[in-house]
RNA sequence: UAGAGGUAGAGGUUGCGUGUUUUAUGAGUAAUUUUUUGGAUGUGGCAGGCACAUGAGAAGAAAAAUGAAAGGAAAAAACGCCGAAAGGGUUCGUGUUCCUGAUAGCGGGUCCUUGGGCAUACAGUUAAGAGCUGUAUGACUGUCAUCAGAAAUGAUGGGGCGCUAUCCGAU
Numbered sequence: 001u002a003g004a005g006g007u008a009g010a011g012g013u014u015g016c017g018u019g020u021u022u023u024a025u026g027a028g029u030a031a032u033u034u035u036u037u038g039g040a041u042g043u044g045g046c047a048g049g050c051a052c053a054u055g056a057g058a059a060g061a062a063a064a065a066u067g068a069a070a071g072g073a074a075a076a077a078a079c080g081c082c083g084a085a086a087g088g089g090u091u092c093g094u095g096u097u098c099c100u101g102a103u104a105g106c107g108g109g110u111c112c113u114u115g116g117g118c119a120u121a122c123a124g125u126u127a128a129g130a131g132c133u134g135u136a137u138g139a140c141u142g143u144c145a146u147c148a149g150a151a152a153u154g155a156u157g158g159g160g161c162g163c164u165a166u167c168c169g170a171u
Stems, first nucleotide, its partner, number of pairs: 005167005012082001015081004020076004031066007041053004046101004085114010115141002118138008143158006
C1' cells in the first nucleotide's frame, strides 16, 4: 500500500420507518326505523354449495327521523435507524365468509432497480384536487473521480454492495 474483514460516522431539521394520543376528512355517506309507491325476488364481500327472508309484500324509487366505521391524512412527543426504506418479479405461510375454492390483504425467503428530498406532467390506488406508488423532466442537495483555478469555486461524469475516519493487514 492492495484485497478481504471489523468498528464508528456523515447527507436532512421537510433524511427514513414504527406504533400511541388528539384532530379534521370520510359523511349527513353506509346502515336502521316509519310512511308512500312498486309487485317478485333478495341476502350471507366473489364463485359453487348450503341456509335464511319474502303476497302477513322482495328488489327498486321518494320523503322523514336517527346516524356510524375502516383504510388513508395532519400535529405532538417517544422509539428504532442511515438500504435507513420504497417498488417490481418469484416462492412459502396465513388468508374476510355457514362450508369449499379463488382473490384482496398481511408476514417470511430470494433476485433486480432506486444516493436524498422537492416541484411539474402522465398513469395506478383512493371518497378525494389529500396522500402513496411508478415513469419522465427540472432545479436543489450530499458524496466521489477528472479537469481548470492561488483560493473561494466552476464544468463534466458516476453511485449507497457507495463515501469518510479508523483497526487488522498477505505480498
This is a predicted structure of a 171-nucleotide RNA (Lysine riboswitch aptamer) from a pig gut metagenome.
RNAcentral holds the sequence, with entries from MGnify.
The coordinates come from a structure-prediction model, not an experiment, and the mean pLDDT is 77.